[in-house]
RNA sequence: CGCUCAUCCAGAGGGGCAGAGGGAUACGGCCCGUUGAAGCCCCGGCAACCACCCAGUCGGUCUCGUACGCGAUCCAUCGGAUCCGGCGUCGCGGGGCUCCCGGCUAGGGAAGGUGCCAAUUCCGUCUCGCGGCGAGAUGCGUCGCGAGGAAGAUGAGGA
Repeated sequence: CGCUCAUCCAGAGGGGCAGAGGGAUACGGCCCGUUGAAGCCCCGGCAACCACCCAGUCGGUCUCGUACGCGAUCCAUCGGAUCCGGCGUCGCGGGGCUCCCGGCUAGGGAAGGUGCCAAUUCCGUCUCGCGGCGAGAUGCGUCGCGAGGAAGAUGAGGA
C1' cells in the first nucleotide's frame, strides 16, 4: 500500500512510574476504570503464524522398459530393418529416493523472529434466509436465530 493467503467462540497477569480515561473508527448498546484508565518500564505467562527437528506421502529429479513421431545408418523402394548416442509427448508402466529443491499431512520442543495476556474482533450497523409478534396476505416495523459480506487485528508473503 483500496495487493495476496491463513486465522480470529480456546488460552495467558503481577509490580513500578503515571493520573483520567479506555474497549480501532462513527453512531447505538453494554461494559472496564480513583479498590487507579491510556501510555512507558520490569518480571511472569499463553499460544504455536514463521523458522527449527522428526516421520510419511506426492512432485521435480535419477534410472529401466515400452508406444508413437522426429533424427541417423543400412537394404534398395515409395516400402522395410536397425538404434552407440540424440530430440519430442502436460505419453504409458516398473524401480531408486543417497544427495538437492518444492508441495501436503501428522507429530515434537520452544532457548530464534513476531504476536498476545477483561468480555466472540465485547455486541449491533450492510446483504440474504428462517421463525415469533404487530388480528389474514403482500409490504413495512420490531425481536430472535443462521449464513455471508464490509471494516479491523495478527502472521506469512508480494510490490